Background:
This is a predicted structure of a 1401-nucleotide RNA (small-subunit ribosomal RNA) from an uncultured bacterium. Its Rfam family is "Bacterial small subunit ribosomal RNA".

RNA sequence: AGAGUUUGAUCCUGGCUCAGGAUGAACGCUAGCGACAGGCUUAACACAUGCAAGUCGAGGGGCAGCGGGGGAGCAGCAAUGCUCCCGCCGGCGACCGGCGCACGGGUGAGUAACACGUAUGGAACCUGCCCGCAGCAGGGGGAUAAGCGGAAGAAAUUCCGUCUAAUACCGCGUAACACCGCGGAGGGGCAUCCCUCGGCGGUUAAAGAUUCAUCGGCUGCGGAUGGCCAUGCGGCGCAUUAGCUAGUCGGCGGGGUAACGGCCCACCGAGGCGACGAUGCGUAGGGGUUCUGAGAGGAAGGUCCCCCACACUGGUACUGAGACACGGACCAGACUCCUACGGGAGGCAGCAGUGAGGAAUAUUGGUCAAUGGCCGGGAGGCUGAACCAGCCAAGUCGCGUGAGGGAAGACGGCCCUACGGGUUGUAAACCUCUUUUGUCAGGGAGCAAGAGGCGGGUCGGGACCUGCUGUGAGAGUACCUGAAGAAAAAGCAUCGGCUAACUCCGUGCCAGCAGCCGCGGUAAUACGGAGGAUGCGAGCGUUAUCCGGAUUUAUUGGGUUUAAAGGGUGCGCAGGCGGAGGCACAAGUCAGCGGUAAAAUCGCGGGGCUCAACCCCGCUCCGCCGUUGAAACUGUGUCCCUUGAGUGCGCGAAGGGUAGGCGGAAUGCGUGGUGUAGCGGUGAAAUGCAUAGAUAUUACGCAGAACUCCGAUCGCGAAGGCGGCCUACCGGCGCGCGACUGACGCUCAUGCUCGAAAGCGUGGGGAGCAAACAGGAUUAGAUACCCUGGUAGUCCACGCCGUAAACGAUGACUGCUAGGUGUCGGGGCUCACGGGCGCUCGGUGCCGCAGCAAACGCAGUAAGUAUUCCACCUGGGGAGUACGUUCGCAAGAAUGAAACUCAAAGGAAUUGACGGGGACCCGCACAAGCGGUGGAGCAUGUGGUUUAAUUCGAAGCAACGCGAAGAACCUUACCAGUUCUUGACAUCCCAAUGAAUAAAGGGUAAAGCCUUUAGCCCUUCGGGGCAUUGGAGACAGGUGGUGCAUGGUUGUCGUCAGCUCGUGUCGUGAGAUGUUGGGUUAAGUCCCGCAACGAGCGCAACCCCUGUCCUUAGUAGCCAGCAUGAAAAGAUGGGCACUCUAGGGAGACAGCCGGGGACAACCCGGAGGAAGGCGGGGACGACGUCAAAUCAUCAUGCCCCUUAUGGCUUGGGCUACACACGUGCUACAAUGGCGGUGACAAAGGGAGGCGAACUUGCGAGAGGGAGCGAACCUCAAAAACACCGUCACAGUUCGGAUUGUAGUCUGCAACUCGACUACAUGAAGCCGGAAUCGCUAGUAAUCGCAGAUCAGCAUACUGCGGUGAAUACGUUCCCGGGUCUUGCACUCACCGCCCGUCAAG
Repeated sequence: AGAGUUUGAUCCUGGCUCAGGAUGAACGCUAGCGACAGGCUUAACACAUGCAAGUCGAGGGGCAGCGGGGGAGCAGCAAUGCUCCCGCCGGCGACCGGCGCACGGGUGAGUAACACGUAUGGAACCUGCCCGCAGCAGGGGGAUAAGCGGAAGAAAUUCCGUCUAAUACCGCGUAACACCGCGGAGGGGCAUCCCUCGGCGGUUAAAGAUUCAUCGGCUGCGGAUGGCCAUGCGGCGCAUUAGCUAGUCGGCGGGGUAACGGCCCACCGAGGCGACGAUGCGUAGGGGUUCUGAGAGGAAGGUCCCCCACACUGGUACUGAGACACGGACCAGACUCCUACGGGAGGCAGCAGUGAGGAAUAUUGGUCAAUGGCCGGGAGGCUGAACCAGCCAAGUCGCGUGAGGGAAGACGGCCCUACGGGUUGUAAACCUCUUUUGUCAGGGAGCAAGAGGCGGGUCGGGACCUGCUGUGAGAGUACCUGAAGAAAAAGCAUCGGCUAACUCCGUGCCAGCAGCCGCGGUAAUACGGAGGAUGCGAGCGUUAUCCGGAUUUAUUGGGUUUAAAGGGUGCGCAGGCGGAGGCACAAGUCAGCGGUAAAAUCGCGGGGCUCAACCCCGCUCCGCCGUUGAAACUGUGUCCCUUGAGUGCGCGAAGGGUAGGCGGAAUGCGUGGUGUAGCGGUGAAAUGCAUAGAUAUUACGCAGAACUCCGAUCGCGAAGGCGGCCUACCGGCGCGCGACUGACGCUCAUGCUCGAAAGCGUGGGGAGCAAACAGGAUUAGAUACCCUGGUAGUCCACGCCGUAAACGAUGACUGCUAGGUGUCGGGGCUCACGGGCGCUCGGUGCCGCAGCAAACGCAGUAAGUAUUCCACCUGGGGAGUACGUUCGCAAGAAUGAAACUCAAAGGAAUUGACGGGGACCCGCACAAGCGGUGGAGCAUGUGGUUUAAUUCGAAGCAACGCGAAGAACCUUACCAGUUCUUGACAUCCCAAUGAAUAAAGGGUAAAGCCUUUAGCCCUUCGGGGCAUUGGAGACAGGUGGUGCAUGGUUGUCGUCAGCUCGUGUCGUGAGAUGUUGGGUUAAGUCCCGCAACGAGCGCAACCCCUGUCCUUAGUAGCCAGCAUGAAAAGAUGGGCACUCUAGGGAGACAGCCGGGGACAACCCGGAGGAAGGCGGGGACGACGUCAAAUCAUCAUGCCCCUUAUGGCUUGGGCUACACACGUGCUACAAUGGCGGUGACAAAGGGAGGCGAACUUGCGAGAGGGAGCGAACCUCAAAAACACCGUCACAGUUCGGAUUGUAGUCUGCAACUCGACUACAUGAAGCCGGAAUCGCUAGUAAUCGCAGAUCAGCAUACUGCGGUGAAUACGUUCCCGGGUCUUGCACUCACCGCCCGUCAAG
C1' cells in the first nucleotide's frame, strides 16, 4: 500500500466482499510449565446458610456465665468434692452512656440534568474527630434502663408497679474578642454592600475518670480537611415532535434553610423559553481513559481512579458535625417465610454460595503477617476493606517439547512410469552431546518497619536516639544445589482466484462447499478421504461486535448536461458574503508569561523482578482561565472617494402584458336558384350521406373559433409563454451623454408571487376539432392503429388546482482567459453617397485554441479559471409507495420511510451480430426459357409400426439409390439354439510329443467331439531350431460406452473475397488506421488518393485434360503414291505423307488499330487468328463457423465385460407392411409403337478371364474351342438415326405392373430371398393440387456404350461418346453472400433479449 466482483472486451460511476487491528467474549478441536493481569455483558430476577461494624470496665449501675480469693455448711482420715453467701480481684453477657455506624464494599435501575467535565465566583455558606492561639470548669436538682415483682401474648413483643447510677438529663451562678439591638469614626469595593476601631444594652457554658504517667470537658478566633450553592463553555437521536409555560417569568414583603433563590406563601405586574431547535418522544450514568486511524475523525465507557445516582418498589422524616441513611426508623405496595389465624418476621446491586435466565463468567477457602479503617490511654478487639491461596488457555508476556552428526537417500505410505524414477527425507534407525521445565533429594529467603515490654542515652517534663526481646496467612513457596534420564510434553486451520500452499482416489447438479466471485450434471487442484504442502503454534479455527481499508457523508478530502443529484420561475425578510483610501479600537487572530489541566494511562529518558509482560522514578502534553503585548488580515467606529449599484436627460427596437374596437379568407349551418345519381372514404372496403334531390355549383344570411403568406439559426419576456389590424393604459430592455446619490451591493432557508396542458366549480358559448361512447373495417382476437359519426372538453368571465422530458436534462451574481465567421438593435469615424472600417456597446448562432471532461463533448452565452450564496445527491428494487402531517371541492399535490430482496443497477465509447434501416455489388437468386418432381405402377432409401431379431450409424440446407463399388450361406455386427474357456489371433514359461499338413471313417442340424493312416530339419550326438498337444499365469479378445475426452479424415458456409501481421501513427483504454475513399475487376484484381509504409495466408499464375500448328518416333495403328492379291478385307511387299498414338515445342499478351476514361487502371469496337479479352473443363478450398459427421475404416485416453458384452457353429433376420416421405425407372403415346433394311462412336474390361468361327435351341442358353495377358484376339450388337411398311387416337398394335405355366444360368444350396428366357395374363396410368427442383452451350433435353463391386444379382453409382435446343428485358421483389454506413437494452449474438396475464408448484 491494496485486491475480487457489472462487460465479448474497455474506460468511468457505483455498491457489495476480502486481506489488518481489537474484545470482560462464546463455540469446535487440541493442550507441557511459569509470571502478570482478568472473570454474570443476560433477570436492579428470587434467595437457604455462614460471615461482612463494632468498640470503650480508664464514664456508670451491676454480676447472668467463666476464673481467682474470702466466709459458712455438708461428706470425707486427708487430699478433695458438693451446696450456699460476699463484686473483694481478673474480667464480663445484657443494660445506661460515649465515639463509630454518612467511611470502607456493591451496582448502574433511574437520570439529557449544573448529573458530569473544565473554568470562575460565594461580599450568600457549614465542617465531628485533627492542629495552633486565648480563656474557663463554682454550686445544685429531678429522673430512668438494667435489676426485682406482676400481667398479656403461640411468638415477636408490650404493659403495670417498684429501686438505683453516671462523662445520661435539667435549672442556678460567672462570662467574652461569640451572637442580637442602638448609634459613631475611618477605609474599601462588585449593585444589593464589605472590612477595621471604639461606646451602651441584652442573651448563652462545662464532666469527670485514673494504676497519678495522664486522658478527657466548655467558650471564642484561626488553620487544615470534607462538603454545599451559583454561573460561562462542552459532550445524543428524531422536525413524520413546532410551538411550550400558571408558581409559569419578574417585583415587594414574609416563611424556611448552614446559606442564596418561587425553595414555599400572600399581594402586584404579564411576562419567560423557542428554528443558534423550546416542548415532546426514544436512548443513555458522566469523566480520566480504551480500541482503531497517517491524521482529522469514528466507535466504546468492563477491570483501575474521580464524580453522581441507587440499596425489594414508592414516599417520609427522625437522630446526628454530616443521612433523608445498603446490613437504622415509620407508612404504603408486591413477594417470601412463621403462626395457636388473633398477629408477626424479612430485604446479598457486601464476601462466598443456591435456584432461575443465558452462548456464557470462579471457592459456602486462609489470615489480620503487611497496607488501611473504627473504638480504646494502652495491651488489644473488630475488619469477606485488604493481603494471600483455589478454579478457568479467557488475555498478554516468557520458556520447553531437544542439539550436532548421520545416505543403503532404508522400510512403509503416496505419485508417475519408458520399470526406471520422484516425494515424504537428515526425516527415521544409529552415534555423540546437553538437561531448561517436569520427577526425586537437600538447603532455603525477602516481604518485619514497628508498636508494646525490659534496659541505656540527650533534655526540666514530654518527645527523640539506641541495645535486647518479640511478631509470617501466603509457605518449606520463590530461589539455590545435586541425581537419573531424550527421558514425560503438538496441535489446529488452510491449499480455485483474492491468498502462502497440488496430486491421486471416491462421488456424479447427488452428497456437499461457499467471505465475494462461484464449484459439483463421469477425467472436480473448489465436495469427501489419502499422500504431500503452506500458515500459525500451546494454541488454532469459527461466530458475534467495533474501527480501518471506505476520499463510500469528502473540515482535512467528493460531486450534480448524459452515471444518483439544479428547486418550474421571480421578488425578498432573517442569515451568509461584500468595492477604493485614511485614522482609531483590539472582539476574532498571533506571541510571551502565569494559573489550572488529580493520580493512573499514552509518549520520551532511566531503574527493579534471570528476560519480557508487569512494576517503580523523572520529564512532556491538546484544552480552559488570567495577564502583558503586536496590528498585516477579518471585525467595529468615524472621515472621505467613484469604478459596483441607482437616478436624470436625449434617442431607439420589439409577435412583452391588459382592455376595447375592427377585418377578410376558410369551415359548418339556414334559405333560394342551377343540376342529377351518386357522394364520401380507404392499402382495399364498409359503416355513413343521397331520388323526401345529396355531392358539385351559385346568391344571400347566420354562428363560433383561429389568424394563411410575411416567418427567419428572427424578436420580446423571469419562467410558463407571446404572431391579423387599430387605439388606450401598464412593464421591461438597449444605446449615447456623464449632470446627481455615494457601496445604497450579491445571494437567499422559511415566506410571498407567477406558473403549459389536462382537470374541478358557477354562469355563458359551442363553427371546427375531439377523450369517453357507437358503428364499419383489419385481425387468431383487436376493448388499438384506419374509416364514419360523436359527448365532455377545447372558447369567454370569475374562482380553484400547482403539476410536465416546466429541458440548454446545464441555479444566481461578478472578474479573468487565443482567434474566426454569420445575424438582430443602437452608436462612432470616413466617404467619390454605391459603400468602406483590424471602430464600439448589448443580444442571438456556428467553427475553433489553451484548458477541462470517463468519454461523448464544452470552449468569452464554458461543462475553463477563481470568489460568494442557495438548492440537491450518496447502490438497484421495494417507492415517490405506506403511515402521519399540511394544502385542495375533488382529482390529487407537498413532505416522505421501513421490513424484505439482489451483486449488481448504471454512463460513455469499442468489436461483432442483427434490423419488416439506408447506399452499392454479385450468384440459375428472381425474371425470361427448356425439361422435370409432386398424381400412376414399380425400384430403392428413410420414418413409423411389427418382430425372437427386423444389427448399427447418418437428421433442415449440409440425413433419406447416404456408409453399402452390389445381405440366399459367408458378409453380419442382430435373434433363437448347440458348444469352447489362455481362448479364432500375439508374446513369454514348464512338460510331453514329432510334426505341420493331407486323406478317410464314426457322430451331429453344423461346429465342438471321437478314431485311423501317411508324415520334420540341423547337429560337434550333449543338444538346438521349428511346430503341435497338455498345463499355470501374465495376458488375449470386445462392431461394448463416450465423436461432448481425442488423432486422422470429411461435409458446409464457399472458389465466397476475404482473413491477418510487423513497424509507425491516433486513442487513458477496448480498439482504430493500413483493409476506408474515387474508379475498375470474376477477384483486397489493378490504378489514383490518403498517417501510413510494407508483408503473410487466400485470388490469379505455375499442374492435368481439351481446342490449332510444328517437330521426334512409326507397331499390333494408318494407306496418299508404287507393286501383289481376293468374292471381300492394309490381307501382303513397301512406305510413314495423312489419320492416329505419345514425348517435346510454338501459340493469346489487351500485343496492334480506333474510341471512352483522369494522360491511369480498365472498358467498348475492329483487324489478324484454330482460339480474344480468365478460350472450355478439372485438380487446388484462406482465418474461421456449426461441441457439424465418424470410437462401426483405422488409431487412441478413460470407463465397462472376462466359463462372457469374448470365440465357433446351424437356422432365422437385416427382404416384415395398415401407412408417411425422399430419390429414381417406366409410362400415359403418332416428334410415337411395331416389323424389315441400312449406317456412324468414344472410353474401357479380359487368364479361376474375355471367349471368335461353327453346330444347336423360338429364347435365356448349351456344345465347341480358334485367338488373346491384348492400339493385334475378344466382350462388341452401339442406340437414338435414315429408308420402306403398318397402326389412326382407342385404355389402343399405348403402357407394361401383377399372376400362371414351362425353362436357362450361377452357386454346397435360389422356400423364406437371385437374375434371365419363352408362352399366356394385361393392373394403374390419357401429362398430374398446393407446392417444388435442375439447367446459360456442345449446356439442358434425348440416345445408347463401358467399368468398379461381383460366383450370381444394377432402374443406382462412376465414366464415355452420339444427336443437340430455347432464353436472359432487367435487378423492383424471394433466397444466399460481399463492402460502406446508421440504430441497438442483442454478444449463447433476433431461433436474441424481454413484458404482462393465466395455470401448476
The coordinates come from a structure-prediction model, not an experiment, and the mean pLDDT is 85.